[in-house]
RNA sequence: GGGCGGAUAGCUCAGGGGGAGAGCACCGGCCUUACAAGCCGGGGGUCAGAGGUUCAAAUCCUCUUCCGCCCA
Numbered sequence: 001g002g003g004c005g006g007a008u009a010g011c012u013c014a015g016g017g018g019g020a021g022a023g024c025a026c027c028g029g030c031c032u033u034a035c036a037a038g039c040c041g042g043g044g045g046u047c048a049g050a051g052g053u054u055c056a057a058a059u060c061c062u063c064u065u066c067c068g069c070c071c072a
Base pairs, nucleotide, nucleotide: 001071002070003069004068005067006066007065010024011023012022013021018055026042027041028040029039030038048064049063050062051061052060
């Protein structure tokens, strides 16, 4: 330098045109002598950045940045 894959909650990830989600973590309550576990409830997101397409974009297209793998 070229090709491919990836970036979504604090962490690990799902979701590929119309509701932003799961597990764990965190907070509150119940339970317990107390803690853990368990049960109930809750908060938390520029969907990497910019532009484009569309009535509508996390999702499609282009460029950029970063990470991984392969080739040279």

Transfer RNA from Thermodesulfatator sp., 72 nucleotides, folded computationally. Its Rfam family is "tRNA". It is annotated as a transfer RNA. From the family's description: Transfer RNA (tRNA) molecules are approximately 80 nucleotides in length. It was read from a public genome assembly. Its mean pLDDT, the model's own confidence on a scale to 100, is 86.